[in-house]
Context: one part of a larger RNA
RNA sequence: GCCUACGAGUUAUUAUUAAUGGCAAGACUAAGUAAUUGAGUUACGGAGUCGUAGCGAAAGCGAGUUUUAACAGGGCGAUAUAGUCAUUAACAAUAGACGCGAAACCGUGUGAUCUACCCUUGGGCAGGUUGAAGCUUUGUUAACCCAAAGUGGAGGACCGCACCCGUUGACGUUGAAAAGUCUUGGGAUGACCUGAGGGUAGGGGUGAAAGGCCAAUCAAACACGGAAAUAGCUCGUACUCCCCGAAAUGCAUUUAGGUGCAGCGAUUAAAUAGUUUUAUAGAGGUAGAGCUACUGAUUGGAUGCGGGGGCUUCACCGCCUACCAAUUCCUGACAAACUCCGAAUGCUAUAAAAUGUUUUUAAUCAGUGAGGGCAUGGGUGCUAAGGUCCAUGUCCGAAAGGGAAAGAACCCGGACCAUCAGCUAAGGUCCCCAAAUAUAUACUAAGUUGACCAAACGCGGUUUGACUGCUUAGACAGCUAGGAUGUUGGCUUGGAAGCAGCCAUUCAUUUAAAGAGUGCGUAACAGCUCACUAGUCGAGCGGUCGAGCAUGGAUAAUAAUCGGGCAUAAGUAUAUUACCGAAGCUAUGGAUUCUGAAUUAUAUUCAGAGUGGUAGGGGAGCAUUGUAAUUUGGGUAGAAGAAGUACUGCGAGGUAUUUUGGACUAAUUACAAAAGAAAAUGUAGGC
Numbered sequence: 001g002c003c004u005a006c007g008a009g010u011u012a013u014u015a016u017u018a019a020u021g022g023c024a025a026g027a028c029u030a031a032g033u034a035a036u037u038g039a040g041u042u043a044c045g046g047a048g049u050c051g052u053a054g055c056g057a058a059a060g061c062g063a064g065u066u067u068u069a070a071c072a073g074g075g076c077g078a079u080a081u082a083g084u085c086a087u088u089a090a091c092a093a094u095a096g097a098c099g100c101g102a103a104a105c106c107g108u109g110u111g112a113u114c115u116a117c118c119c120u121u122g123g124g125c126a127g128g129u130u131g132a133a134g135c136u137u138u139g140u141u142a143a144c145c146c147a148a149a150g151u152g153g154a155g156g157a158c159c160g161c162a163c164c165c166g167u168u169g170a171c172g173u174u175g176a177a178a179a180g181u182c183u184u185g186g187g188a189u190g191a192c193c194u195g196a197g198g199g200u201a202g203g204g205g206u207g208a209a210a211g212g213c214c215a216a217u218c219a220a221a222c223a224c225g226g227a228a229a230u231a232g233c234u235c236g237u238a239c240u241c242c243c244c245g246a247a248a249u250g251c252a253u254u255u256a257g258g259u260g261c262a263g264c265g266a267u268u269a270a271a272u273a274g275u276u277u278u279a280u281a282g283a284g285g286u287a288g289a290g291c292u293a294c295u296g297a298u299u300g301g302a303u304g305c306g307g308g309g310g311c312u313u314c315a316c317c318g319c320c321u322a323c324c325a326a327u328u329c330c331u332g333a334c335a336a337a338c339u340c341c342g343a344a345u346g347c348u349a350u351a352a353a354a355u356g357u358u359u360u361u362a363a364u365c366a367g368u369g370a371g372g373g374c375a376u377g378g379g380u381g382c383u384a385a386g387g388u389c390c391a392u393g394u395c396c397g398a399a400a401g402g403g404a405a406a407g408a409a410c411c412c413g414g415a416c417c418a419u420c421a422g423c424u425a426a427g428g429u430c431c432c433c434a435a436a437u438a439u440a441u442a443c444u445a446a447g448u449u450g451a452c453c454a455a456a457c458g459c460g461g462u463u464u465g466a467c468u469g470c471u472u473a474g475a476c477a478g479c480u481a482g483g484a485u486g487u488u489g490g491c492u493u494g495g496a497a498g499c500a501g502c503c504a505u506u507c508a509u510u511u512a513a514a515g516a517g518u519g520c521g522u523a524a525c526a527g528c529u530c531a532c533u534a535g536u537c538g539a540g541c542g543g544u545c546g547a548g549c550a551u552g553g554a555u556a557a558u559a560a561u562c563g564g565g566c567a568u569a570a571g572u573a574u575a576u577u578a579c580c581g582a583a584g585c586u587a588u589g590g591a592u593u594c595u596g597a598a599u600u601a602u603a604u605u606c607a608g609a610g611u612g613g614u615a616g617g618g619g620a621g622c623a624u625u626g627u628a629a630u631u632u633g634g635g636u637a638g639a640a641g642a643a644g645u646a647c648u649g650c651g652a653g654g655u656a657u658u659u660u661g662g663a664c665u666a667a668u669u670a671c672a673a674a675a676g677a678a679a680a681u682g683u684a685g686g687c
Stems, first nucleotide, its partner, number of pairs: 001687006011095004016090008026050003032044005054061002064076004098236002101233001105226006116200009125190001127159003130155001134151006163187003169182003202218001204214003239621006249262005263368002265365007273358001274355009288341001289339002295335002300330003306324002308321004371396010401412003416590004421586003427580003430565003436577001438576006457552002461549010478536005484509003489503003515530001519528002591611009622676001624673006631667004641660008
C1' cells in the first nucleotide's frame, strides 16, 4: 500500500413545540392491591399534578389587588375562557452524551540486581626508571654546622601491560550493537579499580553539581485506581432521489480562530403588504463652484498708517529713504475640520398605473459571525502594493458552459434529461481551428504593429488639413557679371581705413544696383564674401499652426517567440455584407415541483411558471437484522451464500437465468433497531 472484518448523534428522565388520538371546565392516575395467564393484560386505587383568578414581600383581599393619608395617579390583572392525558417526531437540559486523542493532577503501592553516595568484609595492580628523609663512613669544627662517598627506598613521582576511562578520526546509522568496532589517546600505589552483603524512595533520595542518576523511563520513576479527567483545539462521522438555500456583518464579551442577541436561510401558519414607473410635496449641504459673503491661507501692482535706518537737536519738533509693511483699491488663485451659493443620485410622504407574494408577523430548526477579486466614491500609505480600512454595486465563495494561448472572481451567459436539428452572444472567419486568402477607400516600411506596459523631450521620416508670402511684368535654387564715389565719416587710439570701442536725422552723390556695411581676414591696410542689382534658365517656390501613422528616448538577471507556424496584409483606420460560434434561445420527445382549470375526484388530462448549488432546513424512498400476523408462499426435481449474463427502476436497488454450493428461506402489512464506510498518521488479521 491493497483486501476482509470491526469502527462514531445512543439510552434514561425532565421540559418545549408540532402532528395524531381520547375526554373536556375539567383531564390524568402514581405507588400499591386484586384477578388471570399467551409473564402481559384487565379491574380497583383521586394520595397527588396541571387547568378553571388575580394582586401583594406577607398577613390578606378578590374581578380586582397593590402602592398611598387618598374615592388621585401609577403597576400587574379581569372585561375576547381550553385544558389535560397518551403516542410519535424535532430540538434542549442533566448524565461520558457523536467517536478517537493530551500534556497533566490526586490516592495507594512496587522498585537502589542499572546507576549515585555511604557502611561492613574481601580481592587486584607485569616490567622498567628516578632516588626524598633517615642511617653509616670519611673530611671538617673547640663543639655544632657543613661537604663528599656509600647505604636507604619516599612519592595523589616518571615510562608502560593487566585493569579503569573514552581524547581524535574513520566506519556503522532498516547497525554485528536501542551507543558498538578499528585507530589514536588519558590514568595506571591512588581523591585508584573491583567482588559479595547491606542502607538511603518519589516533591523524596543521592549528587567533587551535568538538572546528573534513581532498572533502555527523570525539571519530579514505575504499576494500578479516581477515570470514559478536561480539551472554546485537530482529525473522522457510513444509502438514494426531490424542493428551497445562506453567511463571513452590527453590538457585547479576560473577547478577538469561542460565545450571546440582532442580521441573512429553511419549514409551518396567519396577515396584506412589497417593488418599479410617472406626477406632486418635502428635509438636506455632498460633487461642483465661489470667496470685497465669513474663517484661514495667498500672486503681482497702487496707496504708504506704523516701524527700522540715516541726518539734525540739550530736548521736543523736523528732514531723508532702491528697507519691512497695516488698512483700502485693482488683479490672480486655495481649503476634510471655509460657505453668499449649490446639483445629479439617494431618502420620506401622497396619488395613479403595472407586477403578483417578491413583503410583514408568529412558532420551530439551523448554519454563519477568518472572506476575496473587480468597478466606482473616499481614508491611510509614496494618489506604492495581489497593501490596509470603510461605502455602493457585482461576481467568486456555493457556478458548470463559450471567449481572453494557459488563469476562482475580466467579457458573454446561469447546466432537469436526451437528439449526427436550427438561430445567436462575447469573440472570431490563411493553416493549426469551425467560419471571408470578403468588398470599398486610405495609412504604415518601423516586423512598428498583430488584445498586456511606457513618459517628458527630440526629429527637413511620411500622409493630410487650414492660413499666409513670392511668382510668365519670370519667382526659388544654380551659373555669369557688378557690388562704386565724397571717405581712411567723426571721436578714440601707437594704429582703428565698412568690420576693438564710442557718437551720429547711419548723410549725400553716381546708379540697373551697391549698408558710413552680414561674416571671414590684416599690426593697420590689402584680400575673400554677404545684403542689393542685371543677365541666363523656365514653373512653381517659401513660412506658420494643427491632425494621422511611424522614429529616437528604451536598461535584468538560464535562448527566444504576436499562443505558434506564418503573413507586406493574415497590421492599422473607416464603412458594409455574409458566415462560424455556448450546456444561452428555439425545435422534438421525456422526467419532476408548484400554481390554476377540468373531470371520472384523490388520481389523470390540459395550461402556465420553474428544476446550478457549499454550510444548512424540509420532503419522499431503497437496502440490512430481528419481532408479530388469524395472511401468502418457495426449497435435495436444489435454500442461503459466491461468480457471471440479461432485463428493469431517475436512483439507492430489484427480478429472471447459468455455473458453483449443499440446507434453509422469501413476499405483504405493522413494529423495533448493535441499521448502510473510502478516508479518523483508525483497530485486528491476511498478502